[in-house]
RNA sequence: CCAGAGGGCUGGAUGACCGCGGGGGUGUAAGCCUUCGAGGAAAGUCCGGGCUCCACGGAAGCAUGGCGCCGGGUAACGCCCGGCGGGGGCGACCCCAGGGAUAGCGCCACAGAGAUCAGACCGCCGCGAUCUUCGCGGUAAGGGUGAAACGGUGCGGUAAGAGCGCACCGCGCUUUCGGCAACGAGAGCGGCACGGCAAGCCCCGCCAGGAGCAAGACCAAAUAGGGAUGGCACAUGAGCUGUUUCCGGCUCGUCAUCCGGGUAGGUCGCGCGAGGCGUCCGGCGACGGACGUCCCAGAGGAAUGGUCAUCCAGUCCGCAAGGAUGGACAGAACCCGGCUUAUAGGCCCUCUGGCUCA
RNA sequence: GCAGCUGUAGCUCAGUUGGUUAGAGCGUCGGAUUGUGGAUCCGAAGGUCGUUGGUUCGAGGCCAACCAGCUGUACCA
Numbered sequence: 001c002c003a004g005a006g007g008g009c010u011g012g013a014u015g016a017c018c019g020c021g022g023g024g025g026u027g028u029a030a031g032c033c034u035u036c037g038a039g040g041a042a043a044g045u046c047c048g049g050g051c052u053c054c055a056c057g058g059a060a061g062c063a064u065g066g067c068g069c070c071g072g073g074u075a076a077c078g079c080c081c082g083g084c085g086g087g088g089g090c091g092a093c094c095c096c097a098g099g100g101a102u103a104g105c106g107c108c109a110c111a112g113a114g115a116u117c118a119g120a121c122c123g124c125c126g127c128g129a130u131c132u133u134c135g136c137g138g139u140a141a142g143g144g145u146g147a148a149a150c151g152g153u154g155c156g157g158u159a160a161g162a163g164c165g166c167a168c169c170g171c172g173c174u175u176u177c178g179g180c181a182a183c184g185a186g187a188g189c190g191g192c193a194c195g196g197c198a199a200g201c202c203c204c205g206c207c208a209g210g211a212g213c214a215a216g217a218c219c220a221a222a223u224a225g226g227g228a229u230g231g232c233a234c235a236u237g238a239g240c241u242g243u244u245u246c247c248g249g250c251u252c253g254u255c256a257u258c259c260g261g262g263u264a265g266g267u268c269g270c271g272c273g274a275g276g277c278g279u280c281c282g283g284c285g286a287c288g289g290a291c292g293u294c295c296c297a298g299a300g301g302a303a304u305g306g307u308c309a310u311c312c313a314g315u316c317c318g319c320a321a322g323g324a325u326g327g328a329c330a331g332a333a334c335c336c337g338g339c340u341u342a343u344a345g346g347c348c349c350u351c352u353g354g355c356u357c358a
Numbered sequence: 359g360c361a362g363c364u365g366u367a368g369c370u371c372a373g374u375u376g377g378u379u380a381g382a383g384c385g386u387c388g389g390a391u392u393g394u395g396g397a398u399c400c401g402a403a404g405g406u407c408g409u410u411g412g413u414u415c416g417a418g419g420c421c422a423a424c425c426a427g428c429u430g431u432a433c434c435a
Base pairs, nucleotide, nucleotide: 001354002353003352004351005350006349007348008347009346010345012311013310014309015308016307017306018305020037021036022035023034024033025032026031039329043340044339046338047337048336049335050334051212052211053210054209064208065207066206067205068204069083070082071081072080073079084098085096086095087094088093099203100202104201105200106197107196108195121143122142123139124138125137126136127135128134129133151169152168153167154166155165156164170192171190172189173188174187175186176185177184178183216268217267218266219265226259227258228257229256230255231254232253237252238251239250240249241248242247275294276293277292278291279290280289281288282287312327314325315324316323317322359431360430361429362428363427364426365425368384369383370382371381377415386402387401388400389399390398408424409423410422411421412420
């Protein structure tokens, strides 16, 4: 210098003037003063919690849903960190829903002899017939099919062959050592019996009671209900009803005072919190601890802005001086920890491969 | 806030338990028929299966994340 890998930060700055929302102060009031006022994702609502109410003896379990190598972190998690195993890359590094297929059921199209109680098309070998071939038997090494063919390679062996025998590799079982563990390294035995799919049903282990701030609590109009007390009225009444009558059943008006539920409305919940920043310590790390320091939006669905000036990146024009244009994604509403998604541009750190020079 | 559904050709929809070529009707284009047009008949074109990954030998159908659209419901009595 070229090509790449991993990680972090930032995402306009300053000033003036005019406004908007919240808090505090002052003032009889109008107003004035002061202070604070979006994000890394405030988004999607995909997980986990706090909080609140409901249900419920406790615990356990059923159903359903989710998660799934091991160890650690955390309030918790499906998140994060560190390892292990597998795969990819020359490498830095990246990717993996990564338990169980000897608990059981199911599926494996087409092709192929045969797709899991194996099986024989071509071939090879033997025997018999007959002689361009056919039949019977043996075989599964070779060919062929397929995503996948009942261990692989080599040597021996054989009529040809075959774990039939042996060596190595793979697999299974037992065991030794290392490691907390996943797992790794080794030794012995077994001649192979055990194909794939669980993001098919399922089995095993672990987790989960339900709802959500429109949760929920308090104060409390008008109107219409309810209850109590008292006054007045009154039933030989009025209304409804058993299909009409007879004969029955049920209910009761009005005024005043008081009480209670409760709607509209209002107040709280509502921001000091698993909080931010800095230093030191422990840890490979996620993270934890100690000390210091700061208070940092909160409402109704509505505020969080505008103008001007000077700069900072960027783009365009121009030889130049300079001029024009112009600021990514987006935007709180109960809160917090994650994940995912969107994001113009700029800056920094570490590492890898190649080329060149010293 | 909570819950549910849909996305396949220009339009409206099928597509079984994952299986070989993704189809139907209308529309479009070409031809035949007709003096011309329509209707009718014959033929053809037209598909990132909303997007991106994953599982699998194999995905329109299974799984995950995302995108777009639609619908329902909420307090008190």